[in-house]
RNA sequence: GCCCUUGUAGCUCAGUGGUAGAGCAACGGUUUUGUAAACCGUUGGUCGCUGGUUCAAAUCCAGUCGGGGGCU
Numbered sequence: 001g002c003c004c005u006u007g008u009a010g011c012u013c014a015g016u017g018g019u020a021g022a023g024c025a026a027c028g029g030u031u032u033u034g035u036a037a038a039c040c041g042u043u044g045g046u047c048g049c050u051g052g053u054u055c056a057a058a059u060c061c062a063g064u065c066g067g068g069g070g071c072u
Stems, first nucleotide, its partner, number of pairs: 001071007010024004018055001026042005048064005
């Protein structure tokens, strides 16, 4: 330098054009002599960034930045 892959909640990930979700974590509650566990509830996201396509974009396209891998 070229190619592939990846970026979504504090963490691990799902979501392949039509209102952004799960598990864990955190917080509150029930229960317990107390802690843990269990159960119920709540909070938390300009979907890496910029632009384009579209009535509508996390999703499609281009560029760019970061991570991982490959080739020379």
Molecule: transfer RNA
Organism: archaeon